[in-house]
RNAcentral holds the full RNA, with entries from ENA. The part of an RNA shown here (large-subunit ribosomal RNA, domain IV) has 345 nucleotides and comes from a Chloroflexota bacterium.
Context: one part of a larger RNA
RNA sequence: UCCUCGCUAAGGAACUCGGCAAAUUCGCCUCGUAACUUCGGGAGAAGAGGCGCCCCGGGCUGUAGUGGUCCCUAGCGGACCAUGGCGGCCUGGGGCCGCAGAGAGCAGGCCCAGGCGACUGUUUAACAAAAACACAGGUCUCUGCUAACGGGAAACCGGACGUAUAGGGGCUGACGCCUGCCCAGUGCUGGAAGGUUAAGGGGAGGGGUUCACGCCUCAAUCCGAAGCCCCAGUGAACGGCGGCCGUAACUAUAACGGUCCUAAGGUAGCGAAAUUCCUUGUCGGGUAAGUUCCGACCCGCACGAAUGGCGUAACGAUCUGGGCGCUGUCUCGGCCAGUGGCUCG
Numbered sequence: 001u002c003c004u005c006g007c008u009a010a011g012g013a014a015c016u017c018g019g020c021a022a023a024u025u026c027g028c029c030u031c032g033u034a035a036c037u038u039c040g041g042g043a044g045a046a047g048a049g050g051c052g053c054c055c056c057g058g059g060c061u062g063u064a065g066u067g068g069u070c071c072c073u074a075g076c077g078g079a080c081c082a083u084g085g086c087g088g089c090c091u092g093g094g095g096c097c098g099c100a101g102a103g104a105g106c107a108g109g110c111c112c113a114g115g116c117g118a119c120u121g122u123u124u125a126a127c128a129a130a131a132a133c134a135c136a137g138g139u140c141u142c143u144g145c146u147a148a149c150g151g152g153a154a155a156c157c158g159g160a161c162g163u164a165u166a167g168g169g170g171c172u173g174a175c176g177c178c179u180g181c182c183c184a185g186u187g188c189u190g191g192a193a194g195g196u197u198a199a200g201g202g203g204a205g206g207g208g209u210u211c212a213c214g215c216c217u218c219a220a221u222c223c224g225a226a227g228c229c230c231c232a233g234u235g236a237a238c239g240g241c242g243g244c245c246g247u248a249a250c251u252a253u254a255a256c257g258g259u260c261c262u263a264a265g266g267u268a269g270c271g272a273a274a275u276u277c278c279u280u281g282u283c284g285g286g287u288a289a290g291u292u293c294c295g296a297c298c299c300g301c302a303c304g305a306a307u308g309g310c311g312u313a314a315c316g317a318u319c320u321g322g323g324c325g326c327u328g329u330c331u332c333g334g335c336c337a338g339u340g341g342c343u344c345g
Stems, first nucleotide, its partner, number of pairs: 001340001003338002006335003010331002014329001019326001027051005036041001038174001052096012065083007072075001097101001109324007116316002121133002137172007149158003175311004180241003185238002187234005194229003200223002205218005242260005269303001270300001281297005
């Protein structure tokens, strides 16, 4: 001096990105426990007290032995009562010792508020455990059974020895309240008309050759599917959800009006947000002091409704802010121990 461990006056987060790490708490019994809540929970909430050993007593209870009474299937039997040794539980009183009685070890710190995700689960084997994945639940869609769909070259197999309360696929993600407008584009679904249209069917007609019969060849009108065009429907399908100007008797603002464009111009609810550039927005709270945090406001650069919106008890090795307790994190160091390093052999 590194590492690992123990202790530390006074202070107690002043440390730091951040209480990271450490410390506090820790068992059992009793008392006592708030908001909120899906009435289960939250709860071990929080908080408070007790706990050893010795002596005396009370109550309840288990089980040997002994005595008595009764029963009968008469036994090494059973039932009840009394007594009683050894235990168990609860409880009253008195006393003893230590700094300390859950005497060591094992053995929750707690509270408030918010974001995200309902939850238990799952994951980047070896830098990420999460707000990511999954999840019950919701919804759309396909599938009538030789199902759809998947594997395979096929046979065949899975689906399923299932049958629409079933199976496949997509999205969403408990629960509560809800989920607006646009079908112009794209997709999907439907549409016995019409347009276009391949092979094919047809064969007017033309060409080559031949004396001819023929053979070869080109071929129009016309008849020909799906598809596309076309016409509709469809958003928990892919997606989208405006601009400018003016206007009220202070000002400001604009319920109101005008105009242009669109398929339609963002409803509810949220909102400087895991989203806000300007921005440390402004106001309020908390602090002596707060780019974070909480509550508001709304000027939403660029929230918004199953790529779900907004809430939500419970849950979380989650993330954020605050507080109490507690501490070597720190002021700011110090001492000790065990391993190394180092020196000597």